c-di-GMP-I riboswitch aptamer from a Desulfobacterales bacterium, 86 nucleotides, folded computationally. The source organism's lineage runs through Bacteria, Pseudomonadati, Thermodesulfobacteriota, Desulfobacteria and Desulfobacterales. Its Rfam family is "c-di-GMP-I riboswitch aptamer". Gene Ontology term of the family: cyclic-di-GMP binding. It was read from a public genome assembly, where an Rfam model found it.
[in-house]
RNA sequence: GCGUCGAAAAGGCAACGUCACCGAAAGAUGGCGGCGCAAAACCGUGGGUCUAAAGCCUGUUGGGCCAUGACUGUCUGGUUGCCGAC
Numbered sequence: 001g002c003g004u005c006g007a008a009a010a011g012g013c014a015a016c017g018u019c020a021c022c023g024a025a026a027g028a029u030g031g032c033g034g035c036g037c038a039a040a041a042c043c044g045u046g047g048g049u050c051u052a053a054a055g056c057c058u059g060u061u062g063g064g065c066c067a068u069g070a071c072u073g074u075c076u077g078g079u080u081g082c083c084g085a086c
Base pairs, nucleotide, nucleotide: 005084006083012037013036017032018031019030020029022027035073041079042078043077046075047074048071049070050069055065056064057063058062
C1' cells in the first nucleotide's frame, strides 16, 4: 500500500411524526426531530412495489386497463469513500 473485518476515535446520514411548499396522485423539497444505518454516499442495470393525470374500454354520477410518473431506508447490479484494533 492492497484485501478482509468492524473494536475504538473523529465525523456523516436521518425513520416515524409534524409544519410549509410542489404535484392529479404516488411522492419530492425544506425546517423541527431522531428510529436506526459501516456505505442509510452516488447511479438506476434486472426484478419488485406504489400511483393513474392523459389515453382507451365500459353495463358510464361509477368502474376497469395502462407508466411516459414515483419508491433504492425494496432486493440485485455498478461506481466511489472515512478510520485502523483483532